A computed fold for a 350-nucleotide part of an RNA from an uncultured Pseudomonadota bacterium, annotated as small-subunit ribosomal RNA, central domain. The full RNA is in RNAcentral, with records from ENA and SILVA.

[in-house]
Context: one part of a larger RNA
RNA sequence: CUGGGCGUAAAGCGCACGUAGGCGGCUUCUUAAGUCGGUGGUGAAAUCCUGGAGCUCAACUCCAGAACUGCCUUCGAUACUGGGAAGCUCGAGUCCGGGAGAGGUGAGUGGAACUGCGAGUGUAGAGGUGAAAUUCGUAGAUAUUCGCAAGAACACCAGUGGCGAAGGCGGCUCACUGGCCCGGUACUGACGCUGAGGUGCGAAAGCGUGGGGAGCAAACAGGAUUAGAUACCCCGGUAGUCCACGCCGUAAACGAUGGGCACUUGGUGUCGCGGGUAUCGACCCCUGCGGUGCCGAAGCUAACGCAUUAAGUGCCCCGCCUGGGGAGUGCGGUCACAAGGCUGAAACUC
Numbered sequence: 001c002u003g004g005g006c007g008u009a010a011a012g013c014g015c016a017c018g019u020a021g022g023c024g025g026c027u028u029c030u031u032a033a034g035u036c037g038g039u040g041g042u043g044a045a046a047u048c049c050u051g052g053a054g055c056u057c058a059a060c061u062c063c064a065g066a067a068c069u070g071c072c073u074u075c076g077a078u079a080c081u082g083g084g085a086a087g088c089u090c091g092a093g094u095c096c097g098g099g100a101g102a103g104g105u106g107a108g109u110g111g112a113a114c115u116g117c118g119a120g121u122g123u124a125g126a127g128g129u130g131a132a133a134u135u136c137g138u139a140g141a142u143a144u145u146c147g148c149a150a151g152a153a154c155a156c157c158a159g160u161g162g163c164g165a166a167g168g169c170g171g172c173u174c175a176c177u178g179g180c181c182c183g184g185u186a187c188u189g190a191c192g193c194u195g196a197g198g199u200g201c202g203a204a205a206g207c208g209u210g211g212g213g214a215g216c217a218a219a220c221a222g223g224a225u226u227a228g229a230u231a232c233c234c235c236g237g238u239a240g241u242c243c244a245c246g247c248c249g250u251a252a253a254c255g256a257u258g259g260g261c262a263c264u265u266g267g268u269g270u271c272g273c274g275g276g277u278a279u280c281g282a283c284c285c286c287u288g289c290g291g292u293g294c295c296g297a298a299g300c301u302a303a304c305g306c307a308u309u310a311a312g313u314g315c316c317c318c319g320c321c322u323g324g325g326g327a328g329u330g331c332g333g334u335c336a337c338a339a340g341g342c343u344g345a346a347a348c349u350c
Stems, first nucleotide, its partner, number of pairs: 004321003007304002012318001014201004021194003025088007033081002035077004040072003049065006091191001092188003095184005103177007110154001115149007125136002162169002206247006215241002220236001222234002258317006266295011299306002323350003332343004
């Protein structure tokens, strides 16, 4: 140096874009850098190895050979890799015609419910629990009817349904806007894949400034329970939850499974689009492409299980792991307003 691994044992960065780098389709010509073969030079001696010799043997020493797998030079070879030139279209992309969708941003708008306020009816309870009590109520509660206000969330539809790179996204309408799929083949002609650094996005909680505040509700307070009860249950209740702008940058950020391409028996459901068949019917049957589930062959796996959406078979690139604790801690660096994040040890101990 090579050799092992990463669903659950240690191990896939939360996700994407992309710089350097690594890797890269088919054909022809050229070059000959890598690669391969030959020549010449060099590769000191000693050491190592082989054969022999000398100290009684051995270690050791001496002689000879081989070797020194390297470097340089030169002459060739041209399959592969690289460089150059030209071309191609099965990769990638553009175009045309359709399509589905809680994809994103902004503006507007709707009804139900909860709460509060005003008014009417009405009277003694209501609420809550395992049972109670704190609590609310004769200053008229609860219940019921009408009206008003405000904030937040969108029942049914709703579906191992859909969309998104991930986080995530759900009333309705409009505007702007991203991606994806199907069909057509018109165009470009390898423009590709991955991606150290880097940059952006990134649930909830939290932070800053200013709004908003119905319901819920950390903290807090009270009532219960209990041996106690800093809890579970109950009555209240502030941050917060909501909006705007700016930070934070974490998670069981999970499929605990990085990305890309290709290949490898099947069955069954569902979503989108297309083709065929058709007694045209929201059907049904056959079939293609794309997504999403279930069950299972080979194969893989320690087993569980995975199984064309691989954890199978291969190739390319990145990230990560190396006993448990100490510890995701200390120190240092860096980022942050802070909380803290990222990077990340050792002694000691089992």